[in-house]
A computed fold for a 376-nucleotide RNA from an Acidimicrobiales bacterium, annotated as Bacterial RNase P class A.
The coordinates come from a structure-prediction model, not an experiment, and the mean pLDDT is 76.
The source organism's lineage runs through Bacteria, Bacillati, Actinomycetota, Acidimicrobiia and Acidimicrobiales.
Of the family's consensus pairs, 95% are formed in the model.
It is recorded under the gene name rnpB.
RNA sequence: UGAGUCGGCCGGGUGGCCGCGGCCGGUCUGGUUCUUCCAGGCCGGUCGAGGAAGGUCGGGGCUCCAGAGGGCAGGGUGCUGGCUAGCGGCCAGUCGGGGCGACCCGCAGGAAAGUGCCACAGAGAGGAGACCGCCGAUGGCGGACCCGCAAGGGCUCGCACAGGCAAGGGUGAAACGGUGCGGUAAGAGCGCACCAGCGCCCGGGGUGACCCGGGCGGCUCGGUAAACCCCACCCGGAGCAAGGCCGAACAGGGGCACGGGCUGCCCGCCCGGCACCUCGCAAGAGGCGCCAUCCCCAGGUAGGCCGCUUAGAUGGAUGGCCACCGGUCGCCGGCAACGGCGACCACAGAACCCCGCCUACAGGCCGACUCACCGU
Numbered sequence: 001u002g003a004g005u006c007g008g009c010c011g012g013g014u015g016g017c018c019g020c021g022g023c024c025g026g027u028c029u030g031g032u033u034c035u036u037c038c039a040g041g042c043c044g045g046u047c048g049a050g051g052a053a054g055g056u057c058g059g060g061g062c063u064c065c066a067g068a069g070g071g072c073a074g075g076g077u078g079c080u081g082g083c084u085a086g087c088g089g090c091c092a093g094u095c096g097g098g099g100c101g102a103c104c105c106g107c108a109g110g111a112a113a114g115u116g117c118c119a120c121a122g123a124g125a126g127g128a129g130a131c132c133g134c135c136g137a138u139g140g141c142g143g144a145c146c147c148g149c150a151a152g153g154g155c156u157c158g159c160a161c162a163g164g165c166a167a168g169g170g171u172g173a174a175a176c177g178g179u180g181c182g183g184u185a186a187g188a189g190c191g192c193a194c195c196a197g198c199g200c201c202c203g204g205g206g207u208g209a210c211c212c213g214g215g216c217g218g219c220u221c222g223g224u225a226a227a228c229c230c231c232a233c234c235c236g237g238a239g240c241a242a243g244g245c246c247g248a249a250c251a252g253g254g255g256c257a258c259g260g261g262c263u264g265c266c267c268g269c270c271c272g273g274c275a276c277c278u279c280g281c282a283a284g285a286g287g288c289g290c291c292a293u294c295c296c297c298a299g300g301u302a303g304g305c306c307g308c309u310u311a312g313a314u315g316g317a318u319g320g321c322c323a324c325c326g327g328u329c330g331c332c333g334g335c336a337a338c339g340g341c342g343a344c345c346a347c348a349g350a351a352c353c354c355c356g357c358c359u360a361c362a363g364g365c366c367g368a369c370u371c372a373c374c375g376u
Stems, first nucleotide, its partner, number of pairs: 001372010012325007020048012050347001054358002057356005062239004074235005079093005094108001095106004109230002114228002116224003131169002133165003138162002140159004145154003177195006196220001198217008243306004253297003257293001259271004272291003276287004326345008
């Protein structure tokens, strides 16, 4: 100098004008005549979004409902240790994978409990298989030669019929360890040496996941659990439109008095409807019950207050314009420093609160580290 890795931070500044919301104070008007209270106007003061306020994914507080305890079913989580109120979060590590490296990624329990599945291709997809291929020692068939009177026998060549093999080719994401030597008719862990893997045992280190070393074994066991399943741990439901308090008008429910008017009370006077009973020849009088009416009670609705927050709405305020400065890009002028003009400056906006995670984001700053090249 260039290319990168990780961590942290900022995410426009100042001033002016206009505007919005909450609270406080003053003043005026109205509800009412004073106080109080409520509503509205004006003036002044003060406060007024974010790193993610977003997605609403995980957990908790808070509220209501349900609930003895345990189990089944269902759902979630899944290497180890710690932190945390808790989490699917954070920190540190282990293992696996990637990168030359700094470092990054991992939905990382169990496939030798059981069951299922493994497309296409391929002979065969799991106690498998033989398409090409190799062999054909042995048996079979055929030929030459030799021995024998003959039956037959021997030797050799061929075929690839039975059969043997799985080394090589081929298919596939994956084909039942790899290399070498021996061995064989050809081969093969068939035997041996080394290596890889698995299991068991022993020693050492670590809290642990796990790591290091040694020995033995059979030769070797495929993948898949975001398939069923097994194991361990965890889990009641709904959510601030939760929920609590106050509470009209009209209608309906319950209760008292039969009721209403003249006049606030007493006396007095006047005035309703229906059913039943008693008295009375009748007119009528009295009693009792109901309707209408008045009063009272209770529940719910409209509405209001609380929940609610030094932002706190309840149709949702936190904004707009101008000037200067700042940053980036483009054009022009200039040898350059620099100057002028123009454009742009993100993602996004609280709604009960908190802890996390994830996602979006113009541009910029700081720190640590890695690699390559150059210079001293």